A computed fold for a 72-nucleotide RNA from an uncultured Eubacteriales bacterium, annotated as transfer RNA.
RNA sequence: UGGGGCGUAGCCAAGCGGUAAGGCACGGGACUUUGACUCCCGCAUUCGUGCGUUCAAAUCGCGCCGCCCCAG
Numbered sequence: 001u002g003g004g005g006c007g008u009a010g011c012c013a014a015g016c017g018g019u020a021a022g023g024c025a026c027g028g029g030a031c032u033u034u035g036a037c038u039c040c041c042g043c044a045u046u047c048g049u050g051c052g053u054u055c056a057a058a059u060c061g062c063g064c065c066g067c068c069c070c071a072g
Stems, first nucleotide, its partner, number of pairs: 001071007010024003018055001026042005048064005
């Protein structure tokens, strides 16, 4: 430098145009003498970033940034 893949919460991770599942962690509560276990509730005006397409974008397109793989 060229080609391909990926980027979603503190961590893992689903979603594939109709407005963000789940698990762990964390916070609050119930239970318990206390803790653990168990149970209930809460936790991403937002998906790397900017622009565009669309009535509507995490999702599609383009640029940039970062990481990984391949080629030179």